[in-house]
């Protein structure tokens, strides 16, 4: 440089044909316990990497850019 894949909650990942953004763990509060762990109940947490476009409607489609991974190649 070219080709491909990925980017969604603090972490790991879902989201069907474009149609209300979710789960587990972690965090916080409570129950339980002599205390803690475990367990149970509840709460909170999002610029869906960024800009633009299409659409009544975009995490999803198109485009440009950024970052990471894999492959190929070039220079040294």
């Nucleotide at each position: 440089a070219c080709g491909g894949g990925c980017g969604u909650a603090g972490c790991u990942c879902a989201a069907u044909u474009g149609g209300c953004a979710g789960a587990g763990c972690a965090g916080c509060g409570g129950a339980u316990u002599c205390c803690a762990a475990a367990u149970c109940c509840g709460c909170a947490g999002g610029u869906u990497g960024g800009g633009g476009g299409u659409u009544c409607a975009a995490g999803u489609c198109c485009u440009c850019c950024c970052g990471c991974c894999c492959g190929u190649g070039c220079c040294a």
A computed fold for a 76-nucleotide RNA from a Planctomycetaceae bacterium, annotated as transfer RNA.
It was read from a public genome assembly.
The organism belongs to Planctomycetaceae, within Bacteria.
It matches the Rfam family "tRNA". From the family's description: Transfer RNA (tRNA) molecules are approximately 80 nucleotides in length.